[in-house]
The prediction has a mean pLDDT of 81.
The RNA shown here (transfer RNA) has 72 nucleotides and comes from a Bacilli bacterium.

């Protein structure tokens, strides 16, 4: 320069165009406990960024960001 592939809570992940975007860990708040941990119960918390297709888009097309490969 050309090409892939991949971005979703804090962190790792899962999501057949119509899910309240779901789970783990982590944190907040109970509840146990002399205290703490561990154990239950509950609870915040996310679709890189702007266009398009579509009644509808995390999901598809397109440009850009960024990351990480393959060719030159």
């Nucleotide at each position: 320069g050309a090409u892939a592939u991949c971005a979703u809570c804090g962190u790792c992940u899962a999501g057949c165009g119509g899910c309240c975007a779901g789970g783990a860990c982590a944190g907040c708040a109970g509840u146990c406990u002399c205290u703490u941990a561990a154990a239950u119960u509950g609870u915040u918390a996310a679709c890189g960024a702007g266009g398009g297709u579509u009644c509808g888009a995390g999901u598809c097309c397109c440009u850009c960001u960024g990351a990480u490969g393959u060719c030159a």
The organism belongs to Bacilli, within Bacteria. Rfam family: tRNA. It is annotated as a transfer RNA. From the family's description: Transfer RNA (tRNA) molecules are approximately 80 nucleotides in length.